A computed fold for a 75-nucleotide RNA from a Sphingobacteriia bacterium, annotated as transfer RNA. It matches the Rfam family "tRNA". The prediction has a mean pLDDT of 80. The sequence was found in a public genome assembly.
[in-house]
């Protein structure tokens, strides 16, 4: 420099052009329990950034960022 791949909550992952983005896992509230743990119910939290195409983009396109892994290149 030049090609791939990836990016969702605190953490790990699903998932899609369309009304409110889903599970674990932590985390808080109550319930149980003599307490703690377990184990029941309920909450609260996420689509890296920019532009673009669309009625409509987190999802497609283009940059750009990080990150991984190749290739070149010097030796």
């Nucleotide at each position: 420099u030049c090609c791939c791949a990836u990016a969702u909550a605190g953490u790990c992952u699903a998932g899609u052009g369309g009304u409110u983005a889903g599970g674990a896992u932590a985390u808080g509230g109550c319930c149980c329990u003599u307490u703690c743990a377990a184990g029941g119910c309920c909450g609260a939290g996420a689509c890296c950034c920019g532009a673009g195409u669309u009625c409509a983009a987190u999802u497609c396109u283009c940059g750009g960022u990080a990150u991984g892994g190749g290739a070149a290149c010097c030796a």